[in-house]
RNA sequence: GACAGAAAAAGGCAAUCCCCCGUGUUGGGGAGCGCAAAGCCACGGGACCGUGAGGUUAGCCGGGUCGCCUGU
Numbered sequence: 001g002a003c004a005g006a007a008a009a010a011g012g013c014a015a016u017c018c019c020c021c022g023u024g025u026u027g028g029g030g031a032g033c034g035c036a037a038a039g040c041c042a043c044g045g046g047a048c049c050g051u052g053a054g055g056u057u058a059g060c061c062g063g064g065u066c067g068c069c070u071g072u
Base pairs, nucleotide, nucleotide: 002072003071004070005069012035013034016031017030018029019028020027033059039065040064041063043062044061045060046057047056048055049054
């Protein structure tokens, strides 16, 4: 570096619900559906909101890119 894996170890993320703060707003705590990229990007498709323009969704699929550990 490439490929594979998530058994081990150290960690990470957090569906949904509850509580607190707040209503000038990206928050905090608990439980934990699940994830090997459930990190990031809206490029293509899908889904949702919208009269439309447009917006949301990366934890819908594809694609791009960076990355912890182990094995070969």